[in-house]
RNA sequence: GGAGAUAAAAGCCAUACUCAUCGUGAGGUGAGGACGGAAAGCGACAGAUCUUUUUCAGUGUGUACGAAUACGAAGAAGAGGGCUGCACUGCUAAU
Numbered sequence: 001g002g003a004g005a006u007a008a009a010a011g012c013c014a015u016a017c018u019c020a021u022c023g024u025g026a027g028g029u030g031a032g033g034a035c036g037g038a039a040a041g042c043g044a045c046a047g048a049u050c051u052u053u054u055u056c057a058g059u060g061u062g063u064a065c066g067a068a069u070a071c072g073a074a075g076a077a078g079a080g081g082g083c084u085g086c087a088c089u090g091c092u093a094a095u
Stems, first nucleotide, its partner, number of pairs: 003095001005092001012037002017032006035082001041088001043086001045085003049079008058071004
C1' cells in the first nucleotide's frame, strides 16, 4: 500500500415515547430516553411516501335547489430521509 466487516477495544449516532418550543400542516429544534445503526456521515439528483394550497370533471353523502364534504386527476409550494437507488467523504481493526 491492497484485500477483508465472522472477532476485540475505543469512541460516535439515537427509534418509540415524554416535556418545552416553532410551524396551518407534513414536520423542525432543544432536553430526557435507547429500538437499533459500520456510514443511522453528507448531498437531496431519480423513484416512492407525506403535507398545504389552487383548478377541474365524475361518483357518493347532503340539500327543495344550492352550499358544504369524502374519494379522484392535474398544477404550485413544501416535509422527512433511521424508505430504495445514486454522488462525495470517512474512524477503528483480528486476519
Notes
Predicted 3D model of a 95-nucleotide RNA (c-di-GMP-I riboswitch aptamer) from Methylomagnum ishizawai. Its Rfam family is "c-di-GMP-I riboswitch aptamer". Rfam describes the family as follows. GEMM was predicted in a large-scale screen for bacterial structured RNA regulatory elements. Its family is annotated with cyclic-di-GMP binding in the Gene Ontology. The model forms 88% of the base pairs in the Rfam consensus. The coordinates come from a structure-prediction model, not an experiment, and the mean pLDDT is 77. It was read from a public genome assembly, where an Rfam model found it.